[in-house]
Molecule: c-di-GMP-I riboswitch aptamer
Organism: soil metagenome
């Protein structure tokens, strides 16, 4: 990074499956991607089971609303590692 060559990945949607969820794994499928190869280092965004505070419940079960990442996204953007071809 080019109306090149081999090619490669694989949104959403739909089926199955793990999760509390966010989400991830397969299956089919293509809306894109010069890294959409890996990698949670930053900095975002989601999620909120657990826990906390408060409310309703007479008290309990229960429920409700807020907070809160050790989950989570690498196809959020920086950033490291590490890769095909080789035109301008």
């Nucleotide at each position: 990074g080019a109306c090149a060559a081999g090619g490669g990945c694989a949104a959403a949607a739909c089926c199955g499956g793990c999760g509390a969820a966010a989400g991830c794994c397969g299956g089919c499928g293509a809306c894109g991607c010069a890294a959409a190869g890996c990698c949670a280092c930053g900095a975002g965004g989601c999620u909120a089971a657990a826990g906390c505070a408060u409310c309703c419940g007479g008290c309990a079960a229960g429920g409700a609303u807020g907070c809160c990442a050790c989950g989570u996204c690498a196809g959020u953007c920086g950033g490291g590692c590490u890769g095909c071809c080789g035109a301008a």